[in-house]
The prediction has a mean pLDDT of 77. Bacterial RNase P class A from a Betaproteobacteria bacterium, 362 nucleotides, folded computationally. The source organism's lineage runs through Bacteria, Pseudomonadati, Pseudomonadota and Betaproteobacteria. Its Rfam family is "Bacterial RNase P class A". Gene Ontology terms of the family: dimeric ribonuclease P complex, tRNA processing and ribonuclease P activity.
RNA sequence: GAAGUCGGUCGGACAGUCGCCGGUGAUCGCAAGAUCACGGGAGGAAGGUCCGGGCUCCACAGAGCAGGGUAGCGGCUAAUGACCGUCCGCUGAAACGGUGUGAGGGCGAAAGCCACACGCCCAUAAGGCGAGGACUAGGGCCACAGAGACGAGCGUAUUUAGUUACGGUGAAACGCGGCAACCUCUACCCGGAGCAAUACCAAAUAGGCACACGCCGCUGGCGGGAAACCGCUGGCCAGAAGGCGGCUCGUUGGAGUGUGCGGGUAGGUAGCUUGAGCCGCGCAGUAAUGCACGGCCUAGAGGAAUGACUGUCACGCACGGCAACGUGCGAACAGAACCCGGCCUAUAGACCGACUUCAACA
Numbered sequence: 001g002a003a004g005u006c007g008g009u010c011g012g013a014c015a016g017u018c019g020c021c022g023g024u025g026a027u028c029g030c031a032a033g034a035u036c037a038c039g040g041g042a043g044g045a046a047g048g049u050c051c052g053g054g055c056u057c058c059a060c061a062g063a064g065c066a067g068g069g070u071a072g073c074g075g076c077u078a079a080u081g082a083c084c085g086u087c088c089g090c091u092g093a094a095a096c097g098g099u100g101u102g103a104g105g106g107c108g109a110a111a112g113c114c115a116c117a118c119g120c121c122c123a124u125a126a127g128g129c130g131a132g133g134a135c136u137a138g139g140g141c142c143a144c145a146g147a148g149a150c151g152a153g154c155g156u157a158u159u160u161a162g163u164u165a166c167g168g169u170g171a172a173a174c175g176c177g178g179c180a181a182c183c184u185c186u187a188c189c190c191g192g193a194g195c196a197a198u199a200c201c202a203a204a205u206a207g208g209c210a211c212a213c214g215c216c217g218c219u220g221g222c223g224g225g226a227a228a229c230c231g232c233u234g235g236c237c238a239g240a241a242g243g244c245g246g247c248u249c250g251u252u253g254g255a256g257u258g259u260g261c262g263g264g265u266a267g268g269u270a271g272c273u274u275g276a277g278c279c280g281c282g283c284a285g286u287a288a289u290g291c292a293c294g295g296c297c298u299a300g301a302g303g304a305a306u307g308a309c310u311g312u313c314a315c316g317c318a319c320g321g322c323a324a325c326g327u328g329c330g331a332a333c334a335g336a337a338c339c340c341g342g343c344c345u346a347u348a349g350a351c352c353g354a355c356u357u358c359a360a361c362a
Base pairs, nucleotide, nucleotide: 001358002357003356004355005354006353007352008351009350010349012313013312014311015310016309017308018307020041021040023038024037025036026035027034028033043333047344048343050342051341052340053339054338055194056193057192058191067190068189069188070187071186072086073085074084075083087132088130089129090128091127097121098120099119100118101117102116105114106113107112133185134184138183139182140179141178142177150175154167155166156165157164198270199269200268201267208261209260210259211258212257213256217236218235219234220233221232222231223230224229242252243251244250277296278295279294280293282291283290284289315330316329317328318327319326320325
């Protein structure tokens, strides 16, 4: 330098004005709260909810069945199907090697050699992929081709003898084949639901329980009924709470009223962000990872804040210009909701590093 491959980082910056959600402090206020000041306020995936944990509640003597998952070997971890290392198999180049073609090119008397172009083949590098336990427990399947595809039969030759040999095709053929990414078997693992978990405080209305007070009295008619009695409609008496501006009286009113307890709804509070945390450095380890030291606190809403506008700079594109530069336009995917570790998916643009092969030069 050419070709191929792998991994990582960032994903606009600053300032001003007006707002939104938490926190701290000060002042005012009995309190509720108000004002001011300071400081914090989305991501690499916050996404999908596919795995694995923490946490919470429920269940749980033990064993087995069913169901689900994992599968070379070793390590790491809170845990995993993630991650790391390694073995085996497959794959992997326009490089290397082999080979074929080229009345063309170079050298040569010629045979031939070299270069180049195109094609094929072999074995590989970095790297990639693996659904890498078991087919002598049992069942099932084996396309196309082929006479025959799992059962031995078939054809030809041969032999005392189904005795021996061979058989185009095909991944596999006359044999104790192949497939478990078919059922199955083996080993190991797995209780369920989820922050709308869960706990606490608790209004109005309705309903529950207890207690207190009040009415539930007499009587006529009609209907039903065997009766007890029940229903409808009148008369008389008694009549609490409540209403009539606070009290007494009076009046009205006409069967419930009052108090307490408990469950529970709305609503509120906690769970809620100090955590397998982040940054730096060192040690051990091939690595994943672990340990030690120092520093830091970095959203906590909850019908759900994290916004809008302006300016400057940086980036990309277009146009103009010799250039410096000027003008215009553009800037992705997406948006926390209890918290972590992974995986997968989306993503304008910018940057960095490593490995392998070949060639040239020093």